[in-house]
RNA sequence: GGUCCCGUAGUUCAAUGGAUAGAAUAGAAGUUUCCUAAACUUUAGAUGCAAGUUCGAUUCUUGCCGGGACCA
Numbered sequence: 001g002g003u004c005c006c007g008u009a010g011u012u013c014a015a016u017g018g019a020u021a022g023a024a025u026a027g028a029a030g031u032u033u034c035c036u037a038a039a040c041u042u043u044a045g046a047u048g049c050a051a052g053u054u055c056g057a058u059u060c061u062u063g064c065c066g067g068g069a070c071c072a
Base pairs, nucleotide, nucleotide: 001071002070003069004068005067006066007065010025011024012023013022018055027043028042029041030040031039048064049063050062051061052060
């Protein structure tokens, strides 16, 4: 330099064009306990950036940013 893949919550993963983006785990509060742990209840938390297509975009297209694989 070229080709391809990936980017969603602190972390690991869903949602393959449709209403308010969901779960596990971690975090916070509470119940329980002499205390801790476990268990249960409640709760906050995310679509890398910009543009385009569309009535409607996490999803499709383009550019940029970041990470990875292969070739040279």

The prediction has a mean pLDDT of 82. This is a predicted structure of a 72-nucleotide RNA (transfer RNA) from Flavisolibacter sp. It was read from a public genome assembly. Its Rfam family is "tRNA". Rfam links the family to the GO term triplet codon-amino acid adaptor activity.